[in-house]
Context: one part of a larger RNA
Molecule: large-subunit ribosomal RNA, domain I
Organism: Thermoleophilia bacterium
RNA sequence: GGCGCAAGGCGGAUGCCUUGGCGCUGGGAGCCGAUGAAGGACGCGGCAGGCUGCGAUAAGCCCCGGUUAGGUGCCGAACAACCUUUGACCCGGGGAUGUCCGAAUGGGGGAACCCACGUGCGGUAAUGCGUACGUAUCCUUACCUGAACACAUAGGGUAAGGAAGGUAAGCAGGGGAAGUGAAACAUCUCAGUACCCUGAGGAAGAGAAAGAAAAAUCGAUUCCCUGAGUAGCGGCGAGCGAAACGGGAUCAGCCUAAACCAACCAGGCAUUACUGCUUGCAGGCUAAGCCUGGUUGGGGUUGUAGGAGUUGUCUUGGUGCUACUGCAAUGGUACCGGGGAGUUACAAAGACAAUGGUUAGCGGAAGGCCUUGGAAAUGGCCGCUAUAGAGGGUAAAAGCCCCGUACGCGAAAACUGUUGUCCUCCCUUGGCAGCUUCCUGAGUACGGCGGUACACGUGAAAUUCCGUCGGAAUCUGCGGGGACCACCCCGUAAGGCUAAAUACUACCCAGCGACCGAUAGUGAACUAGUACCGUGAGGGAAAGGUGAAAAGUACCCCGGAAGGGGAGUGAAAUAGUACCUGAAACCUUGCGCCU
Repeated sequence: GGCGCAAGGCGGAUGCCUUGGCGCUGGGAGCCGAUGAAGGACGCGGCAGGCUGCGAUAAGCCCCGGUUAGGUGCCGAACAACCUUUGACCCGGGGAUGUCCGAAUGGGGGAACCCACGUGCGGUAAUGCGUACGUAUCCUUACCUGAACACAUAGGGUAAGGAAGGUAAGCAGGGGAAGUGAAACAUCUCAGUACCCUGAGGAAGAGAAAGAAAAAUCGAUUCCCUGAGUAGCGGCGAGCGAAACGGGAUCAGCCUAAACCAACCAGGCAUUACUGCUUGCAGGCUAAGCCUGGUUGGGGUUGUAGGAGUUGUCUUGGUGCUACUGCAAUGGUACCGGGGAGUUACAAAGACAAUGGUUAGCGGAAGGCCUUGGAAAUGGCCGCUAUAGAGGGUAAAAGCCCCGUACGCGAAAACUGUUGUCCUCCCUUGGCAGCUUCCUGAGUACGGCGGUACACGUGAAAUUCCGUCGGAAUCUGCGGGGACCACCCCGUAAGGCUAAAUACUACCCAGCGACCGAUAGUGAACUAGUACCGUGAGGGAAAGGUGAAAAGUACCCCGGAAGGGGAGUGAAAUAGUACCUGAAACCUUGCGCCU
């Protein structure tokens, strides 16, 4: 020096464990904010570093409820001083306080700082000072003022109301790539994706046919299955890729513009009746009249066209008032009676009652002995209970020890659902037939050109939207049925609203897993977006386990200490806080063999 065996050291693999994660299911909730949010800074404890909680009333204050004999949060034990059956601590509901920054909003600013003004109050001999409230901008509405320039307008001001900022995913809209694929690459693809911006909601968007179709057709929208990788599109390459029918989920329909009528306002015409005052007759009246435009109310809303106007016909509760006067007819309006509907659209605001739910909780069955052991829940014997034998804990493996579980019960207060009543609104004349007079959304539809979305790349290219230049018709109208034309069929554009079925999950509750088990699972099981790195945007760790219980080794000895030897605790100390197990590499010691 090598090999072997044994015993150690170092090291922290492996096994076991789980406070933490990951994924999903069902339900809830789906916003917060100038009444100052989200997120922070700085403070607040007897002693106080971090976390948590809170805000100068500062680990808290008040009220109401629940529960209870202990309590003064955690790391983290002690000491001190206290609170508490006159109910503390804890849990739930409501309220008060809530420094400074932050949309940050009195002005400024290098966030958590500096400097103000007005009014009120306090204080001073007085100034300084203290304190409460107000003082940003923009928009809307109303009012007061008010230039050039007479009226006016611009501008200025006051008051009230609103907005702003944050937010995981989902949604709508405005912009919009490239890596890539095409085995290169340009049309194409990736992809209207990523990303940026704007906006709204608990969903959003869409939505009551100028539809789909081609049969004796259907009848708003949305979503799923199917149709179907079909029809098609495509340097006909790569690739892209429908729709209707059919089957389901859910179902809900409405309001306007216009014609016409009435009132009012503005402008024009008209100056005396020939017009008008509901109609007929008689009388009377005045500027009541006509046209245009506007506002308000009524009317009206569709495609077998509908409505307005007008004619005819049938039908139509009661009472009062009224339309210049009288009589009759007709109309309008109020009340009663009758009928219908309603808070998500179709109008809109609540009140009360009843009954559910949520936010604390409560009751809740049934076991003993022996045995092994440090410990019984193991094993043995004999029982009990089960609408409860889910799960967790207890010194090991417990239906009957503890917490629970099945089941049943419970709210002073707040929030929320459902139902009913009050309440509110509508109808109370409508139907049928005819006439043809009026109306039925215009710089619109549509066309040319340039683009764009449609599965559809300009193609035979319909349909959609945008830009630009042109530019209709008016129901005997107009659009569509994939160029275009005819016939036929379907629909009725150029205004608007609309629940549900659908998407998602930052957040809360309950639960589940042929998910992970500390190099895994979140980056983070632990002081984690921490330490640390970077000027910054940003990057970003490592780090779990004594034991059932600290019973965490009194006392003695060696040593300056660290550390160790005894003694003691414990089932175990080679479980001693460098602590479960304790592999390998690596380093020693002893013995054996070889050189």